Bacterial RNase P class A from an Actinomycetota bacterium, 386 nucleotides, folded computationally.
[in-house]
Parts: sequence; C1' cells; structure tokens
RNA sequence: CGAGCCGGCCGGGCGGCCGCGACGGGCCACGUGCCCGUCGAGGAAGGUCCGGGCUCCACAGGGCAGGGUGGUUGCUAACGGCAACCCGGGGUGACCCGCGGGACAGUGCCACAGAGAACAGACCGCCGGCGGUGACGCCGGUAAGGGUGAAACGGUGGUGUAAGAGACCACCAGCGGCCGGGGCGACCCGGUCGGCUUGGCAAACCCCACCCGGAGCAAGGUCAAGAGGGCGCCGGUCUCCGGCGCCUGCGCAGGCGUUCGAGGGCGGCCCGCCCGAGCCUGCGGGUAGGCCGCACGAGCCCGCCGGUGACGGCGGGCCUAGAUGGAUGGUCGCCACCCGGGGUACGCCGCGGGUACAGAACCCGGCAUACAGGCCGACUCGUCCG
Repeated sequence: CGAGCCGGCCGGGCGGCCGCGACGGGCCACGUGCCCGUCGAGGAAGGUCCGGGCUCCACAGGGCAGGGUGGUUGCUAACGGCAACCCGGGGUGACCCGCGGGACAGUGCCACAGAGAACAGACCGCCGGCGGUGACGCCGGUAAGGGUGAAACGGUGGUGUAAGAGACCACCAGCGGCCGGGGCGACCCGGUCGGCUUGGCAAACCCCACCCGGAGCAAGGUCAAGAGGGCGCCGGUCUCCGGCGCCUGCGCAGGCGUUCGAGGGCGGCCCGCCCGAGCCUGCGGGUAGGCCGCACGAGCCCGCCGGUGACGGCGGGCCUAGAUGGAUGGUCGCCACCCGGGGUACGCCGCGGGUACAGAACCCGGCAUACAGGCCGACUCGUCCG
C1' cells in the first nucleotide's frame, strides 16, 4: 500500500424567530388565562418473538392430555439470552457457521432416475452348463467392472476361484467391549480384543431428561355522577305535586335454579374438592369524568478489586420525559459532511442538490429486524522498501 476479519462508538453543531407538553414561581380582567424560569425520545423508544418485575384471581390433590427447551460448564431475577470450552463443517489465515439428546424401544418415510432404496438388488458386463452351423437363446453362478442416483450394504493390495466374494490375510477407516492416562464436564489421547461393517430423516410419530397456574396497566385501587326506588322533614290547591337531606344503585319481560342445587373457582378433560343464591337471554334507560398506579429503578456515570470471560463485590457521585386525540416541532442564517458539474495562480474559490431508520405510553433484561453518513481500536493474509 492492497485485500480482509472482529469489536466499540457517534449518528449533525451554533444562533435568531414562531410553536407544543410537564413542573416551579409570579400576576390579575380567576380564564383551565398571561408572563418568567427549568426540563422534554432512541440506538433501535419500533416488531411484540422470549424472559422477568408489578397487579388481580386461584393455591387440594390424583390421572390423562398439552406447550416449551435440548453438547458441557458457568453467568443471571429469569430466559429460547450471554460467556468460555467441546464436537462437526468452511476458510491459507484473522475468524465464521451449526434447530448440536436418542435411528441395535417401536412405527413410518426416502422424490426423480435406476434392474434394485434396507435382514436388498442381475440392466449391461464376466464365468459355467445346455441348445443352435451361426447370430443368439435358455438355465445357473457372480456385487470384482460399467450404468442410475443425494445415498447402491467399508477402502487399497494380495491369496483364492470357472468367474468372484471379508471366503481368507495385511494395512487403513469406522463401530462396540475392556484397560491406562488427562479434564469439574462435554470430550480427548494411547493400548488391546472382537465380529469383519449394522444408510439417511426425530423442523415424522415417538422415546429420554428438564421446565411450565391464569389474565394483564383497558392490570388494579379510589373519588364523583347516575336513571329508578325507599325513608325523613318542609310547603301547597293534601289518596297527589314540588323542594331539601340521607340510604341504595336502574326498570320491565321470559327461562333455569335455591341441599332433587343453577352458576362459579381449582389453566384444558375426567375423577375429586371448595364456594354457593343467584345465573342466562331480550327490550328500555342512565353514566361513559377526575385522581392514584406513573417514573428511585435487577437505575445511570466514574474509580478500584476478583474472574480468561459473561458477570460479581466495594467506594464515590447523579436524579434523568411522563402525553391520554396523545407534547418533544417548524422556519431562516452560518458552519460541518457527502454528491454533481464549473473555474483555478493547484493553496483553493464560488454554484446547485442531499444528510438516514424511526419515534416513548406500566417498567426492566434480551433477541431479531431497519438505518444516509462517519470515527476509533485489535488482528490476519499478500506485495514492496529499509
């Protein structure tokens, strides 16, 4: 210098004018008004895929179903996340990829091609026998050679044979048993023996191990209002009407039901258990507002220590959006960066265009996805120079 690989970070800046939300203060013509000050989106706030906090309901169990996860050891509140390692695959390498338990528990499937696709299979070829003058035909043997295929039932060489074959032998690969060594473990290394070799798919059923209550901030709580009804007091033209106060929270119709038990709960079903006087449908009417939850939290920043690391511990500092028709914006100027074309005295000058993805709604940890442009660091390979 070129090519690459991994990780981290930023994601426009300053100023003027106009505007929006929250909080605090001030002012009065108390309007949900005006003025001043402070604060006001993200690395993914987003998708809502996974896990948790929080809230309410349930907490009696058994059986059967159901869902999820899947190398090992750790981290964590937890996870389907992360770290380190193991195994397999790819790359010269830095490094990357893996839905990575079990296929001798069983069942099932394996397209097309091919003769044959799983205790296999003679299409061509090879060999033997018979027939035929012959081309060739029939019967049998053969998985060594050819052909098909993603895959054809170990590989190479030899012995052997009519031709062949783990039929036998040597070496290699693979599988299994035993022994020794290393590692917490997944697993690795070495030795020995064995029959010579038993294909793939479990994101097919299934088997094994482990995990799993339900619903969600429209959770949930609280205040107010409410149609109708009841009671009390007061007034009037007194079996009625009106006003005020308190309590309750509507009315009508039909069906089922009150120990012969409707309905509800125990995530689904069955058994069983518990609560239990209301429940369901239709029609009509009323309210449909405020506040809390809700911003101090597995919180953020810095430093030190432990750990290979994920992460943990200690000390110090900080308080950082809370809308509810849903605020966080618009515009102008200068600068920065990128692109295009132009002029250059090569130092630059001025012109035009562009600057992404997106946007809180109870909160947090992850994952995956989107993203104009840019910065920093570690490492690898190649080439050249010293």
Of the family's consensus pairs, 97% are formed in the model. It matches the Rfam family "Bacterial RNase P class A". Rfam describes the family as follows. Ribonuclease P (RNase P) is a ubiquitous endoribonuclease, found in archaea, bacteria and eukarya as well as chloroplasts and mitochondria. The prediction has a mean pLDDT of 78.